Record summary
Transfer RNA from a Longimicrobiaceae bacterium, 83 nucleotides, folded computationally. It matches the Rfam family "tRNA". The family's RNA type in Rfam is transfer RNA. Its mean pLDDT, the model's own confidence on a scale to 100, is 82. The RNAcentral record of the sequence draws on ENA and MGnify. The same sequence occurs in records of 2 taxa.
RNA sequence: GCCUGGGUGGUGGAACGGUAGACACGUCGGUCUCAAAAACCGAUGGCUGAAAGGCCGUGCGAGUUCGAGCCUCGCCCCAGGCA
Numbered sequence: 001g002c003c004u005g006g007g008u009g010g011u012g013g014a015a016c017g018g019u020a021g022a023c024a025c026g027u028c029g030g031u032c033u034c035a036a037a038a039a040c041c042g043a044u045g046g047c048u049g050a051a052a053g054g055c056c057g058u059g060c061g062a063g064u065u066c067g068a069g070c071c072u073c074g075c076c077c078c079a080g081g082c083a
Base pairs, nucleotide, nucleotide: 001082002081003080004079005078006077007076010025011024012023018066026044027043028042029041030040031039045056046055047054048053059075060074061073062072063071
């Protein structure tokens, strides 16, 4: 340099172009216990706000589309392959 696959919360990892974050782990709160562990229940993206709410969010930038994590183009990064 070329080819292929990938980049989504705190972590792993789903998601036919139509409510983003299923599910699991972790964390926090609770039940139970003398206390803990285990188990069970609930909550859990970010910013702002007293709250209600508002705004933003799938590596970065642009495009197609009524609508993009998903399709197209450029760039960055990671893994593998070829030279």